[in-house]
Molecule: c-di-AMP riboswitch aptamer (ydaO/yuaA leader)
Organism: Planotetraspora thailandica
RNA sequence: AGCGUGCGGCCGCCGAAUCCGCACCUCGCGGAGCCGGGGACCCACCCUUUCCGGGGUGAAUCGGAGCGUCGCCCCCCACUCGGCCGCGCCUCGUAGGGCACUUCCUGCCCGAACCCGUCAGCUAACCCGGUAGGCGGCAUGGAAGCAAGGA
Numbered sequence: 001a002g003c004g005u006g007c008g009g010c011c012g013c014c015g016a017a018u019c020c021g022c023a024c025c026u027c028g029c030g031g032a033g034c035c036g037g038g039g040a041c042c043c044a045c046c047c048u049u050u051c052c053g054g055g056g057u058g059a060a061u062c063g064g065a066g067c068g069u070c071g072c073c074c075c076c077c078a079c080u081c082g083g084c085c086g087c088g089c090c091u092c093g094u095a096g097g098g099c100a101c102u103u104c105c106u107g108c109c110c111g112a113a114c115c116c117g118u119c120a121g122c123u124a125a126c127c128c129g130g131u132a133g134g135c136g137g138c139a140u141g142g143a144a145g146c147a148a149g150g151a
Stems, first nucleotide, its partner, number of pairs: 010137005018032005033131006043121001053119001054116004062093003066089004071084003096110004101145005
């Protein structure tokens, strides 16, 4: 000097997930703000019943190809081949979503996961919950608008 790692502070990103108060030899409690669900009239809509219930949070939906597989159908002496449906894997797209004020262009990225348990359309009153977790350190670049600060 460079690279990597750990701790603390600060500044940010995704997300509703922040702030305040009282307690605390510790099962914490309450409030504000933000977020979600249930729940009438009216309106709207059908659903379930072999195969394959239905619904919720979330941007995370919907398709094509390939492979595998349950079931059904066709053929059927037998073999072989074919078709349909559901599911799984993988791959390519996509509705949609994110990237340090907003918009346009451009560039990059995501397009998951989980929950309820046979049950829920909307929905005033009313009722019930959540307030986690994960990452980054000049944040892609340009233009316009606008805001704040400084002199």